[in-house]
RNA sequence: GCGGUCAUGGUGGAAUAGGCAGACACGCCAGCUUGAGGGGCUGGUGAACGCGAGUUCGUGCAGGUUCAAGUCCUGUUGACCGCA
Numbered sequence: 001g002c003g004g005u006c007a008u009g010g011u012g013g014a015a016u017a018g019g020c021a022g023a024c025a026c027g028c029c030a031g032c033u034u035g036a037g038g039g040g041c042u043g044g045u046g047a048a049c050g051c052g053a054g055u056u057c058g059u060g061c062a063g064g065u066u067c068a069a070g071u072c073c074u075g076u077u078g079a080c081c082g083c084a
Stems, first nucleotide, its partner, number of pairs: 001083007010026003019067001027045007046057004060076005
């Protein structure tokens, strides 16, 4: 230099002929249970704005196509693998 694979919440990790982003698990928060702790059970848990109903944004980064993009296209960054 050329080619391939991968990058998604706090962590691991799902979602592919484009159609509710984050299933599931862990962690964390609150409540119940306990004398206490642990364990168990129930609920919650991306961000900004809003009293609230809710609105907008969010898949490494920057663009493009589309009614709609984690997914398709272009460029680019990083990690790993292969070729030269």